The RNA shown here (transfer RNA) has 84 nucleotides and comes from a Patescibacteria group bacterium. Rfam family: tRNA. Gene Ontology term of the family: triplet codon-amino acid adaptor activity. Rfam describes the family as follows. Transfer RNA (tRNA) molecules are approximately 80 nucleotides in length. The family's RNA type in Rfam is transfer RNA. The coordinates come from a structure-prediction model, not an experiment, and the mean pLDDT is 80.
C1' cells in the first nucleotide's frame, strides 16, 4: 500500500430473501430448597423517562438506497489474517 475477515445488551454469542432487533448460554434480580452457602428448581433480566398506562433510545460512527437496513452501497475509525 493490496485483497479478504470482523464490530450486535453486563460477557460469551445467534439471527441474510431485506420483514417484530437480541435466540441460546453465563452473569445478575425475586422467589423455592438449605441452619447457612454452594448445587439444583420457577420466574424475571438491553438501556432512559413515568406512579402507572405508555413514550423514546439501541447492532462501532457518519451517510445513502428503500414502506422497511444487524442485512445493501459510499466514507470513516479500530481488531485479526494473507500478500506486497
Nucleotide at each position: 500500500g493490496u485483497c479478504g475477515g470482523g464490530a450486535u445488551g453486563g460477557c460469551g454469542g445467534a439471527a441474510u430473501u431485506g420483514g417484530c432487533a437480541g435466540a441460546c448460554g453465563c452473569g445478575c434480580c425475586a422467589g423455592g430448597u438449605u441452619u447457612a452457602g454452594g448445587a439444583u428448581c420457577u420466574g424475571g433480566u438491553g438501556g432512559g423517562a413515568g406512579a402507572a398506562a405508555u413514550c423514546c433510545c439501541u447492532u462501532g460512527g457518519g451517510a445513502g438506497u428503500u414502506c422497511a437496513a444487524c442485512u445493501c452501497u459510499c466514507c470513516c475509525u479500530c481488531c485479526c489474517g494473507a500478500c506486497a